[in-house]
RNA sequence: CGGGACGUGGCCCAACUUGGUAGGGCAUCUGGCUGGGGGCCAGAGGGUUGCAGGUUCAAAUCCUGUCGUCCCGA
Numbered sequence: 001c002g003g004g005a006c007g008u009g010g011c012c013c014a015a016c017u018u019g020g021u022a023g024g025g026c027a028u029c030u031g032g033c034u035g036g037g038g039g040c041c042a043g044a045g046g047g048u049u050g051c052a053g054g055u056u057c058a059a060a061u062c063c064u065g066u067c068g069u070c071c072c073g074a
Base pairs, nucleotide, nucleotide: 001073002072003071004070005069006068007067010026011025012024013023020057028044029043030042031041032040033039050066051065052064053063054062
């Protein structure tokens, strides 16, 4: 320098193919069961999807640029 993959709550991931309310597990908080620890059950809060721009009635999803990590090639 060229090519490719990935980036989404505190952590790990799904949803992208086919644009249409951002969901799951763990963790956290509250309540219940338990003498307590642990465990189990019920509920709640937490995101606007790496960043910027564009297309669209509507973008995590499509397009462009850019940043970071990793891989391959030179």

This is a predicted structure of a 74-nucleotide RNA (transfer RNA) from Trebonia sp. Model confidence (mean pLDDT): 80 of 100. The RNAcentral record of the sequence draws on ENA. Lineage of the source: Bacteria > Bacillati > Actinomycetes > Treboniaceae > Trebonia. It matches the Rfam family "tRNA". The family's RNA type in Rfam is transfer RNA.